This is a predicted structure of a 366-nucleotide RNA (Bacterial RNase P class A) from a Woeseiaceae bacterium. NCBI's taxonomy places the organism under Bacteria, Pseudomonadati, Pseudomonadota, Woeseiales, Woeseiaceae. Its mean pLDDT, the model's own confidence on a scale to 100, is 76. The RNAcentral record of the sequence draws on ENA. Its Rfam family is "Bacterial RNase P class A". It is annotated as a ribozyme. Rfam's curators write: Ribonuclease P (RNase P) is a ubiquitous endoribonuclease, found in archaea, bacteria and eukarya as well as chloroplasts and mitochondria.

RNA sequence: GGAGCCGGCUAGGCAAUCGCCCCACCGCAGGGUGGGGAGGAAAGUCCGGGCUCCAUCGGACAGGACGCCAGGUAACGCCUGGGGGGCGCGAGCCUACGGAAAGUGCAACAGAAAGCAUACCGCCUAAGCGCCGUCACUGGCGCCGGCAAGGUUGAAAUGGUGCGGUAAGAGCGCACCGCACGGGUGGCAACACGCCGUGGCAGGGUAAACCCCGUCCGGAGCAAGACCAAAUAGGGGAAUGCGCGGCGCAGGCCGCACCGUCGGUCCGAACGGAUUCCCGGGUAGGUCGCUAGAGGCAGCCGGCGACGGCUGCCCCAGAUGAAUGAUUGCCCUCGACAGAACCCGGCUUAUCGGCCGGCUCCCACU
Numbered sequence: 001g002g003a004g005c006c007g008g009c010u011a012g013g014c015a016a017u018c019g020c021c022c023c024a025c026c027g028c029a030g031g032g033u034g035g036g037g038a039g040g041a042a043a044g045u046c047c048g049g050g051c052u053c054c055a056u057c058g059g060a061c062a063g064g065a066c067g068c069c070a071g072g073u074a075a076c077g078c079c080u081g082g083g084g085g086g087c088g089c090g091a092g093c094c095u096a097c098g099g100a101a102a103g104u105g106c107a108a109c110a111g112a113a114a115g116c117a118u119a120c121c122g123c124c125u126a127a128g129c130g131c132c133g134u135c136a137c138u139g140g141c142g143c144c145g146g147c148a149a150g151g152u153u154g155a156a157a158u159g160g161u162g163c164g165g166u167a168a169g170a171g172c173g174c175a176c177c178g179c180a181c182g183g184g185u186g187g188c189a190a191c192a193c194g195c196c197g198u199g200g201c202a203g204g205g206u207a208a209a210c211c212c213c214g215u216c217c218g219g220a221g222c223a224a225g226a227c228c229a230a231a232u233a234g235g236g237g238a239a240u241g242c243g244c245g246g247c248g249c250a251g252g253c254c255g256c257a258c259c260g261u262c263g264g265u266c267c268g269a270a271c272g273g274a275u276u277c278c279c280g281g282g283u284a285g286g287u288c289g290c291u292a293g294a295g296g297c298a299g300c301c302g303g304c305g306a307c308g309g310c311u312g313c314c315c316c317a318g319a320u321g322a323a324u325g326a327u328u329g330c331c332c333u334c335g336a337c338a339g340a341a342c343c344c345g346g347c348u349u350a351u352c353g354g355c356c357g358g359c360u361c362c363c364a365c366u
Base pairs, nucleotide, nucleotide: 001362002361003360004359005358006357007356008355009354010353012331013330014329015328016327017326018325020037021036022035023034024033025032026031039337043348044347046346047345048344049343050342051221052220053219054218063217064216065215066214067213068082069081070080071079072078083097084095085094086093087092098212099211103210104209105206106205120151121150122147123146124145128143129142130141131140132139159177160176161175162174163173164172178201179199180198181197182196183195184193185192186191225288226287227286228285235279236278237277238276239275240274243256244255245254246253247252258273259272260271261270295314296313297312298311299310300309301308302307332335
């Protein structure tokens, strides 16, 4: 100098004027003064929890999620550290990573053969039989057979290399490598080992196929839920005691109609109908829930780390037609994705640029 890897921070700045939401104080009031006012993702609503209501003796089934080991945490499907596997020269990155010697299923095409065996090309003719040839041996052909080394197919074909062996071959035998099982050593463990022994080698692949095993999960959600509470209508109770007609001076008396209650239905009887007051439920509306919290910052301590402990300081949006804006000026490298709605921890996705730290590889020079 070039090319990369990992982690963190930031998200135009300043000023003036006019506004908006919340809080505190002052003022009888109009109002005034002071303070605060979006994000790293506020997003998707995909996980986990708090909180609230409902349900609940306990357990099981169903369903769902998760799945190497250890740890962190309120909890998690998240995070940290480690192991195995894969990729990269490397810094590093990716990993859905329990079980295929319980069962069931699946594998197009090609291929001899795809799961329990098999032989298309090929290799062999030692043994047995037949024929030919030879004096004879050797030999040739065929039958009966043997083999899986080589070729061929495929994503995948029954350990690999070499030597021996054989008619040709084959873990058939041996050496090394691999593998399985048992032990040993190290590690909390996953697991590792150029440690020891046994075995010629089994048990092909696929479980984000059914399934099996293990762990976890009650349901609904702030429109949760709690409180205050009109007008109108209806419900319950109490008091007063009613529409029409007739008679009567009047108080009143008599009669009649409709509706409701009592009742299985009808007749019938009794009571009620209006006004006033009281009670209770619900609606409109209002209040709470609502933001002081698994909170933030700093320091120290423990831990490789995620994280935890202690001390000190700080208060940092809380709306409900729903605020966080507009205009102007100056400057710069000309400014991305996007905006709270109960809260918090994660994950994922979107994002113009800029800055900082650690590390790797290559080239050149000293």